[in-house]
């Protein structure tokens, strides 16, 4: 942190599987992303069987670790 990108990720939607659910995984698919890599510690939102429960980091912040190379 560039109207760049070797290389990379992959929203909606579809199919299959798992879950009560939020949602997850795999395949297809690209709306987007310069950390859209990891992390659920803080806030937000969401779910349930409401508890010392759970989901989401592609909502924000903190923490950790990388890639590229114009001015």
């Nucleotide at each position: 942190g560039a109207c760049a990108a070797c290389g990379g990720c992959a929203a909606a939607c579809c199919u299959g599987c798992g879950g009560c659910g939020a949602c997850g995984c795999a395949g297809g698919g690209a709306c987007g992303c310069a950390a859209a890599g990891c992390c659920a510690g803080g806030g937000g939102c969401c779910c349930c069987c409401c508890g010392c429960g759970g989901g989401u980091c592609g909502c924000c912040c903190a923490g950790c670790u990388a890639c590229c190379g114009a001015a």

A computed fold for a 71-nucleotide RNA from a soil metagenome, annotated as c-di-GMP-I riboswitch aptamer. RNAcentral holds the sequence, with entries from MGnify. Its mean pLDDT, the model's own confidence on a scale to 100, is 86. It matches the Rfam family "c-di-GMP-I riboswitch aptamer". About the family: GEMM was predicted in a large-scale screen for bacterial structured RNA regulatory elements.